Predicted 3D model of a 72-nucleotide RNA (transfer RNA) from a Minisyncoccota bacterium. Rfam family: tRNA. The source organism's lineage runs through Bacteria, Bacillati and Minisyncoccota. RNAcentral holds the sequence, with entries from ENA and MGnify. The prediction has a mean pLDDT of 82.
């Protein structure tokens, strides 16, 4: 310098045009003499950033950060 991939909840990652969602970890609350497991619930997000296309974009183009690879 040239390619490829990634970027969603505190962490791990689903989700690839119409509601944003697991699993763990926090919280309460059930079961215990208690703890742990184990069973509910609620709660937690400017989908990395700008910009296009669309009736509508996490999702398609475009561009810019960042990572991690491979090439030179």
């Nucleotide at each position: 310098g040239c390619c490829a991939c990634c970027u969603u909840a505190g962490c791990u990652c689903a989700g690839c045009g119409g509601c944003a969602g697991a699993g763990c970890a926090g919280u309460c609350c059930c079961u215990u003499c208690g703890u742990a497991a184990g069973g509910g619930a609620a709660a937690g997000g400017u989908c990395c950033c700008c910009g296009g296309u669309u009736c509508a974009a996490a999702u398609c183009c475009g561009g810019g950060a960042g990572g991690u690879g491979g090439c030179u």